[in-house]
Background:
A computed fold for a 92-nucleotide RNA, annotated as Glycine riboswitch aptamer.
RNA sequence: CGGAGGGACUCUGGAGAAGCUCAUUUUUGAGUGCCGAAGGUGCAAGGCGGUCCCCCGCCGAAUCUCUCAGGCAAAAGGACAGGGCCGGUCGU
Numbered sequence: 001c002g003g004a005g006g007g008a009c010u011c012u013g014g015a016g017a018a019g020c021u022c023a024u025u026u027u028u029g030a031g032u033g034c035c036g037a038a039g040g041u042g043c044a045a046g047g048c049g050g051u052c053c054c055c056c057g058c059c060g061a062a063u064c065u066c067u068c069a070g071g072c073a074a075a076a077g078g079a080c081a082g083g084g085c086c087g088g089u090c091g092u
Base pairs, nucleotide, nucleotide: 001091002090007086009084010083011082012081013080018032020031021030022029023028033072034071035070039068040066042064046059047058048057049056050055
């Protein structure tokens, strides 16, 4: 000086679904309905193992799945995307 991928911090964008009902009496409890994009569960191909064409077990991705957690006005949070900046790795 340059490139790719990744990380911390920061900025911008960022969806869905009840401002539900009852009690309490002012923040808690209970109930019904609903949402998926913090986190978490499950697994297809494939791989590995077991007396190995069967069968069984293990590993195994997602914005898929479940809805445990979380959420259902605004705010906050928010997967993901882009920018800034810092440090590390690599090349010249």
The model forms 89% of the base pairs in the Rfam consensus. The sequence was found by an Rfam model in a public genome assembly. Its mean pLDDT, the model's own confidence on a scale to 100, is 77.